Description: This is a predicted structure of a 388-nucleotide RNA (Bacterial RNase P class A) from a Bryobacteraceae bacterium. A source record names the gene rnpB. Its Rfam family is "Bacterial RNase P class A". Rfam classes the family as a ribozyme.

RNA sequence: CUGCGCGUCCGGGCAACCGCUGGAUUCUGCGCGUCAGAAUCGAGAGGAAAGUCCGGUCUUCCUAGGGCGACAUGCCGGCUAACGGCCGGGGGCGAGCGCUCAAAGCGCAAGCUACGGAUAGUGCCACAGAAAAUAUACCGCCUGCGGCUCUCGAGCUUGUAGGUAAGGGUGAAAAGGUGCGGUAAGAGCGCACCGCGGGGCGAGUAAUCGCACCUGGCAGGGAAAACCCCAUGUGAAGCAAGACCAAAUAGGGGAGGAGGAGCGGCCCGCUCCGUUACCACUUCCGGGUAGGUUGCUGGAGCCCUUCAGUAAUGAAGGGCCUAGAGGAAUGGUUGCCACCCGCCGUUAAAAGCGGGGACAGAAACCGGCUUACAGGACGCGCAGGUUU
Numbered sequence: 001c002u003g004c005g006c007g008u009c010c011g012g013g014c015a016a017c018c019g020c021u022g023g024a025u026u027c028u029g030c031g032c033g034u035c036a037g038a039a040u041c042g043a044g045a046g047g048a049a050a051g052u053c054c055g056g057u058c059u060u061c062c063u064a065g066g067g068c069g070a071c072a073u074g075c076c077g078g079c080u081a082a083c084g085g086c087c088g089g090g091g092g093c094g095a096g097c098g099c100u101c102a103a104a105g106c107g108c109a110a111g112c113u114a115c116g117g118a119u120a121g122u123g124c125c126a127c128a129g130a131a132a133a134u135a136u137a138c139c140g141c142c143u144g145c146g147g148c149u150c151u152c153g154a155g156c157u158u159g160u161a162g163g164u165a166a167g168g169g170u171g172a173a174a175a176g177g178u179g180c181g182g183u184a185a186g187a188g189c190g191c192a193c194c195g196c197g198g199g200g201c202g203a204g205u206a207a208u209c210g211c212a213c214c215u216g217g218c219a220g221g222g223a224a225a226a227c228c229c230c231a232u233g234u235g236a237a238g239c240a241a242g243a244c245c246a247a248a249u250a251g252g253g254g255a256g257g258a259g260g261a262g263c264g265g266c267c268c269g270c271u272c273c274g275u276u277a278c279c280a281c282u283u284c285c286g287g288g289u290a291g292g293u294u295g296c297u298g299g300a301g302c303c304c305u306u307c308a309g310u311a312a313u314g315a316a317g318g319g320c321c322u323a324g325a326g327g328a329a330u331g332g333u334u335g336c337c338a339c340c341c342g343c344c345g346u347u348a349a350a351a352g353c354g355g356g357g358a359c360a361g362a363a364a365c366c367g368g369c370u371u372a373c374a375g376g377a378c379g380c381g382c383a384g385g386u387u388u
Stems, first nucleotide, its partner, number of pairs: 001384010012337007020044002023041007030033001046359001050370002053368005058238004070234005075089005090115001091113003096108004116229002121227002124222002138168002140164006146157004176194006195218001196216004200211004242294004252285005257279001259273005301320008339356005
């Protein structure tokens, strides 16, 4: 310098004009109101606003107590309003590097880790293999019997009855490892060391770790991201939750009620509805639809500094107000600058010309996780190249 990986951050800037949605102030209008219009000022999407996966705030409904079931979580400690999130620690795996001629071994180590229980029970373990779990005898090894050979001491064995898990072979995995003893051959059969189980002591809040300690020949494969068991947790629905105000029409309830309505103002007259009631009509009340208001954005808020802590995070002080629509605003055009690409040009540049800008868009709010993302900045690690 280039490439790759991981982490953190940014995700164009300024100005003008035309719009859109809220807010404040002023003016005008009238039907005087949380009204309408106009003017001015100021504000107006994100790192994920997304998926709606997890946790909470808020709201309504339900709720004696207990059990079953379902779902979720699962090493330890801490943080937090809470979490399946985050931080720190432990155990396990571990590319690579170093020591070494090399292997083994030891040390360092990026990174990964759903990491309770496999002696509670049931089931599963492809292919290969004799056998995949009450262990097993395919080859091999050893012994007895039988047979054969013969140098008579042994040798050989497609037979037969047994022993044997040391050796070979299969597999991802085969019932501790190495060595010595032992044996017919073997075997924790015995012993030493290593490993393992139990105990003790020490360190640590704990997970866990250590020990020249004691003890047991050794527990008896894998998988619980198979069912299951254990422990812990979870009531349901969601702002279209919910609360308030409340037309018209049609129902409901109470009271009054012999009249009521129409024929353009009054009387007569005429027509219609009703007349002892389950009634016309009048009036009041209640539920409730459209519609309106609220919930609604000042909050586990944002920025800076200091302190405590390894950190997540917390505390103190100072400063700030930063969308709130409701079929749903947050947009468009132009200019300049910055960035990237191509052409031209150049030793290399500069100047010039042309083009480009992702993923995506609030809808009650907040904390996480996951996923998408043009281009750019910084840090760390690894690999390669160049120079010294």